[in-house]
RNA sequence: GGCCCAGUGGUGAAGGGGUAACACGGCGAUCUGCAAAAUCGCUACUGCGCGGGUUCGAGUCCCGCCUGGGCCU
Numbered sequence: 001g002g003c004c005c006a007g008u009g010g011u012g013a014a015g016g017g018g019u020a021a022c023a024c025g026g027c028g029a030u031c032u033g034c035a036a037a038a039u040c041g042c043u044a045c046u047g048c049g050c051g052g053g054u055u056c057g058a059g060u061c062c063c064g065c066c067u068g069g070g071c072c073u
Base pairs, nucleotide, nucleotide: 001072002071003070004069005068006067007066010024011023012022018056025043026042027041028040029039030038049065050064051063052062053061
């Protein structure tokens, strides 16, 4: 330098055009003599790397860039 893959809440991680699941973590409540565990509820105020484009509508499709990983040279 070329090609491929990935980037989503604090963390991991789904979703592949109709405004984003789940788990962990955190907070509160119940329970307990106090805790832990368990159960229930709430998380997130800008959670989709950045900038453009397409579209009525973009996390999703297209272009460029950045970062990380892999292959080739």
Predicted 3D model of a 73-nucleotide RNA (transfer RNA) from a bacterium. The prediction has a mean pLDDT of 81. Its Rfam family is "tRNA". RNAcentral holds the sequence, with entries from ENA.